Predicted 3D model of a 91-nucleotide RNA (SAM riboswitch aptamer (S box leader)) from Actinophytocola oryzae. The RNAcentral record of the sequence draws on Rfam. The model forms 97% of the base pairs in the Rfam consensus. Model confidence (mean pLDDT): 87 of 100.
This record gives sequence, structure tokens and C1' cells, in this order.
RNA sequence: UAUCCAUCCCGAGCGGCCGAGAGACCUGGCUCCGAGACGCCGCAGCAACCACCCGCCACCGGGCAGGUGCUACCGCCAGGAACGAUGGAGG
Repeated sequence: UAUCCAUCCCGAGCGGCCGAGAGACCUGGCUCCGAGACGCCGCAGCAACCACCCGCCACCGGGCAGGUGCUACCGCCAGGAACGAUGGAGG
């Protein structure tokens, strides 16, 4: 990284640093933001995709929390497109 599968209206925030835009892209809207957003780091938490354990273990159910992920707004909303993100598989 081609490709494939699943999910994307549940849930979960504080501190430090930084300093101007941010909510993926286009158009329109709606929001957040110098009372410091976005981002990074630390800690805390949420969830349970994978791993592991148990149960008639293929399916399914339960447990745990090691690897990821996530913690404004339904992927913020509507329309659009070679859409995107996350996890797993994969030569």
C1' cells in the first nucleotide's frame, strides 16, 4: 500500500504546552474559537474491532482489558465525489 469485510444517531474530560484558525474535501448552512479553539503531551475515562479466557465453543453468549480506536455538535447538517475515518483480513 492494491483489494476485501465490519462499523460510523450509544458512551466517555481534566491538566500542561502552543498560538489562529477549526469541525477530512467542494458548495451552501450551522457551530467551536485569544474567557485560547484546532493540534501535541500527560493522566483519567468510554467502548469492545483484534488478541486472551470460559460456556455445547462453527455460529452465538459471557468475562478480561494486552494491541488499536475514541472522549463538542449523527462522519455537525443538506447536496456532491475516484468520498472519508477506524478496526480486522490480505499478497